[in-house]
This is a predicted structure of a 71-nucleotide RNA (transfer RNA) from a Candidatus Nomurabacteria bacterium.
Rfam family: tRNA. It is annotated as a transfer RNA.
Model confidence (mean pLDDT): 82 of 100.
C1' cells in the first nucleotide's frame, strides 16, 4: 500500500428501517441501634460528515479511532 472487522450509558454487552434495551456501577428512599446484604425508585448512551427513505443505531459513501490478515 491493499483486505477485512470494529465503534452503542461510566464499564461489558444485545438491538436486521418506527419511542435504545439489560447486566455491574451510580443517585434516593426503605429496612437496621449502626454497616453490609435485599427490595423498590431514579439518571446516564447511538465515533464524525454527508446521502437514500415518511421515518435511519439499522441501508450506502468518505474520515476518524482499534484491532486482525496479506505483501
Nucleotide at each position: 500500500g491493499c483486505c477485512g472487522a470494529u465503534a452503542u450509558a461510566g464499564u461489558u454487552c444485545a438491538g436486521u428501517g418506527g419511542u435504545a434495551g439489560a447486566a455491574c456501577a451510580u443517585u434516593g428512599c426503605u429496612u437496621u441501634c449502626g454497616u453490609a446484604a435485599a427490595g423498590c425508585a431514579g439518571u446516564a448512551a447511538c465515533g464524525u460528515g454527508g446521502g437514500u427513505c415518511c421515518g435511519a443505531u439499522u441501508c450506502c459513501c468518505a474520515c476518524u479511532u482499534u484491532c486482525g490478515g496479506c505483501u